[in-house]
Context: one part of a larger RNA
RNA sequence: AAGGGCGAAAAGCGACAGAAGGAGGCAAAACAAGACCGCCGACAAAACCCAGGGCACAACCCAGGACAGGCGGAGGAAACAACCAAGCAGGAGAACGGAAGGGGCAGAGGGAAAAACCGGAGGAGCGGAGAAAAGCAAAGAGAACGGAAAGAACACCAACGGCGAAAGCACACAGCAGGGCCGACACAGACACAGAGAGACGAAAGCAAGGGGAGCAAAAGGGAAAAGAGACCCCAGAAGACCAAGCCGAAAACGAAGGAAACAAGGAGCAGAGCGACACGACCCGAGCAGAGCAGAAGCAAACGCGAAAAGAAACCCGCCAGGGGAGAACGAACGCAAGAAAGAAACAC
Repeated sequence: AAGGGCGAAAAGCGACAGAAGGAGGCAAAACAAGACCGCCGACAAAACCCAGGGCACAACCCAGGACAGGCGGAGGAAACAACCAAGCAGGAGAACGGAAGGGGCAGAGGGAAAAACCGGAGGAGCGGAGAAAAGCAAAGAGAACGGAAAGAACACCAACGGCGAAAGCACACAGCAGGGCCGACACAGACACAGAGAGACGAAAGCAAGGGGAGCAAAAGGGAAAAGAGACCCCAGAAGACCAAGCCGAAAACGAAGGAAACAAGGAGCAGAGCGACACGACCCGAGCAGAGCAGAAGCAAACGCGAAAAGAAACCCGCCAGGGGAGAACGAACGCAAGAAAGAAACAC
């Protein structure tokens, strides 16, 4: 902080909705606060700037002239833009007809697997590894079969696929309510965009009280390997992970890319619901909308690369950046049960 920037160099709030302030479609009318045009007045002198003169030059001095910029007054014009009034229909909306979807909430149900338990049968090892050991096992393990209970997660389908504002969402079923898309054009008439602060949401881990606990597994333990091993490997394992109500609000919360709308080559594929052509349907073919990916013209870029889903070319609103360290630390005050979070300097030295 004028200007310049924010994919990776410093920099896009994690994401939404929204009061203030900002900025806002098409056509015409009125007004004249803004903006525009010329006129008048004033902005002391000195200084700066330009050109001229005087000290021999310069500094210095003398006389002259502006540029730029705003202020006040009266007048003009009405293209832009504000206010007022009346319109338009293309932006936005709502009504109608469709179809898609792991979007959300709460409910009832299912099977596979692992482990533990019970039962009969069986009888010596099992397990584990690079090799081993610790561990389990005649109080009968392991392997195979039958039973009953509990918890967590839902193979294949599955995709470079879908939905959601983001976090995120996947066994199948019914319920409740949300959003988007397409098609038609009756309604309405700029209602739109963005949004400081405040607000609701927000993975995992964590916190507090209660439940639950099969498998997994920070910590703590044992066995190895190793010079050592606080690790990687093996055995066992309390928190946690799960549920209901509450707190926390930090992430490489990433597309490291704020939002919304208009503009600017074409190409091949994916997913959505429709349209046209044929007498009809599926398929095929063609054209359009909306989405999610690929390579790429112009353009951009330091290069990497981006390229109608821009990092292109313009306008709007918000956030943020300013050499590295000190430091996301200190202090103060507001938040939190705590962990901590938000906000956030300086000295100093390079």
Predicted 3D model of a 350-nucleotide part of an RNA (small-subunit ribosomal RNA, central domain) from Zea mays. RNAcentral holds the full RNA, with entries from SILVA. NCBI's taxonomy places the organism under Eukaryota, Tracheophyta, Magnoliopsida, Poales, Zea. The coordinates come from a structure-prediction model, not an experiment, and the mean pLDDT is 84. Rfam family: Bacterial small subunit ribosomal RNA.